Small-subunit ribosomal RNA, central domain from an uncultured prokaryote, 350 nucleotides, folded computationally.

Context: one part of a larger RNA
RNA sequence: CUGGGCUUAAAGCGUGCGCAGGCGGAUGUGUAGGUGUCUUGUGAAAGCCCUCGGCUCAACCGAGGAAUUGCGGUGCAAACCACAAGUCUUGAGGAAGGCAGAGGUCGUCGGAACGUUCGGUGGAGCGGUGAAAUGCGUAGAUAUCGAACGGAACGCCAAAGGGGUAGCCAGGCGACUGGGCCUUUCCUGACGCUCAGGCACGAAAGCGUGGGGAGCAAACAGGAUUAGAUACCCUGGUAGUCCACGCCGUAAACGAUGCACACUAGAUCGGGGCGGUUCUGACACCGUCCCGGUCGAAGGAAAACUGUUAAGUGUGCCGCCUGGGGAGUACGGUCGCAAGGCUAAAACUC
Numbered sequence: 001c002u003g004g005g006c007u008u009a010a011a012g013c014g015u016g017c018g019c020a021g022g023c024g025g026a027u028g029u030g031u032a033g034g035u036g037u038c039u040u041g042u043g044a045a046a047g048c049c050c051u052c053g054g055c056u057c058a059a060c061c062g063a064g065g066a067a068u069u070g071c072g073g074u075g076c077a078a079a080c081c082a083c084a085a086g087u088c089u090u091g092a093g094g095a096a097g098g099c100a101g102a103g104g105u106c107g108u109c110g111g112a113a114c115g116u117u118c119g120g121u122g123g124a125g126c127g128g129u130g131a132a133a134u135g136c137g138u139a140g141a142u143a144u145c146g147a148a149c150g151g152a153a154c155g156c157c158a159a160a161g162g163g164g165u166a167g168c169c170a171g172g173c174g175a176c177u178g179g180g181c182c183u184u185u186c187c188u189g190a191c192g193c194u195c196a197g198g199c200a201c202g203a204a205a206g207c208g209u210g211g212g213g214a215g216c217a218a219a220c221a222g223g224a225u226u227a228g229a230u231a232c233c234c235u236g237g238u239a240g241u242c243c244a245c246g247c248c249g250u251a252a253a254c255g256a257u258g259c260a261c262a263c264u265a266g267a268u269c270g271g272g273g274c275g276g277u278u279c280u281g282a283c284a285c286c287g288u289c290c291c292g293g294u295c296g297a298a299g300g301a302a303a304a305c306u307g308u309u310a311a312g313u314g315u316g317c318c319g320c321c322u323g324g325g326g327a328g329u330a331c332g333g334u335c336g337c338a339a340g341g342c343u344a345a346a347a348c349u350c
Base pairs, nucleotide, nucleotide: 004321005320006319007304008303012318014201015200016199017198021194022193023192025088026087027086029084030083031082033081034080038073039072041071042070049065050064051063052062053061054060091191092188093187094186095184096183097182098181099180103177104176105175106174107173108172109171110154114150115149116148117147118146119145120144121143125136126135162169163168206247207246208245209244210243211242215241216240220236221235222234223233258317259316260315261314262313263312266295267294268293269292270291271290272289273288274287275286276285277284299306300305323350324349325348332343333342334341335340
C1' cells in the first nucleotide's frame, strides 16, 4: 500500500466546542476548470518488449513494429464534480405560546442523628467480640432529662423515576443562569454533517496557600487471632474527607458499543407534551411527537447475545487495532510545584 476489523478475542479518544481538511438537500440557467470525445501535433536517438535478418551459435549488431500511459490542439454540455448569479423548503436556524426536571452558580433557613461542654436524676459498671483484651468509669462513666455550641450529611417521598455533553446532580426557600420537549407553521433560505491540530470541561485520590474539623478514617499505636499475622476482628488515631482560590488531568471516565443522517415487523411498561372521544372536569380510551426500559420478527453474530435507543441495511467524517512477554516501560520531547501525565520504541524471549 491492498485487504480485514474495533460489546466480550488486539482495537471507539473520558466528554464537548470547533479552525483547516473531507463530505454535502431540491430546481432551472450560464461558464467550461476537473472528467469524458476526437486528433494528421508533439512525446530525439539508443535501451526495454514483439517480429525478421547478419556474424557457425550466443553475447553483440542491423531493419521494422509496438510502447513512451505525458504535454498540446479540438470541440460536446445529457450526467457527476467545480465556479458564477438565482429560485425553493423538506435539512439547519429563528419567532410566538406553553410544559417538565436532584441541569449549573451564589445566598439564606431547617429538622433528625452525632460529638463536646455545662447542669439535673442516679450510683457501678460501660464498651467490645466467635470468645476476649486493650480502652472508658467512684475525679461519678454507661443510661436518662435539659441547655449551649460545632461540623458534616440530608430519612420518608424514591421509582424499572427525572435532569445533564460527559464527569456527575437529591432537605426547604430565594436570586441569577444553561439546555430540552411540545404546539403554531409565522420568518431566514442549505446558513449543514464530521473534525487532524487547537481550546474548554473533566469522579476519587493527590499537591499549594489560607480556613475548618462533628463523624468516618489511609499512615501509625495498642489489644486479640495465629506457627508467624507488618492482615482480616477490636480500642484508639493523624493526614484526608468539608470551604475558598490555584494546580493535577487520570478511572472497569463502561452501554467495555465515536458522531450525524436515512431506511427496515410487532408487543408491552414508565416519564414529558399536544389533539380527539366523554355535557364539563377527573379517570379511562384512541391518535400523534419526544425521552427512558423490557420482550421479540426479519436480519446480524464464533457464540453469549443484539434486534427502530442495532451489534440490521446504507452514506459521510474522525479515532483506533495488527501474536504473547519485554512495556504503556527506556530514551528523547513536552506539560506539571511535586506525584506524575501525554507521546512512545528496541534488544532479547516464547
The RNAcentral record of the full RNA draws on ENA.